[in-house]
Record summary:
Transfer RNA from an uncultured archaeon, 73 nucleotides, folded computationally. The sequence is in RNAcentral, with records from ENA.
RNA sequence: GCCUCGAUGGUGUAGUGGUUAGCAUCCCAGAUUGUCAAUCUGGUGACCCGGGUCCGAAUCCCGGUCGGGGCGC
Numbered sequence: 001g002c003c004u005c006g007a008u009g010g011u012g013u014a015g016u017g018g019u020u021a022g023c024a025u026c027c028c029a030g031a032u033u034g035u036c037a038a039u040c041u042g043g044u045g046a047c048c049c050g051g052g053u054c055c056g057a058a059u060c061c062c063g064g065u066c067g068g069g070g071c072g073c
Stems, first nucleotide, its partner, number of pairs: 001071007010025004018055001027043005048064005
């Protein structure tokens, strides 16, 4: 340099064009307990950046950044 895969709450992940972006964990509040832990209930918080297509984009297209893998000099 070229090809390819990926980037979603603090962390790990699901979501292949249309409901309020789901789940686990962390965190916060409450219940339970003599206290802690465990358990149960509720809650806050996310689509890497810029542009395009579309009535509608996390999703499709182009460019960029970062990361994994492969090839070449």

It matches the Rfam family "tRNA". By type it is a transfer RNA.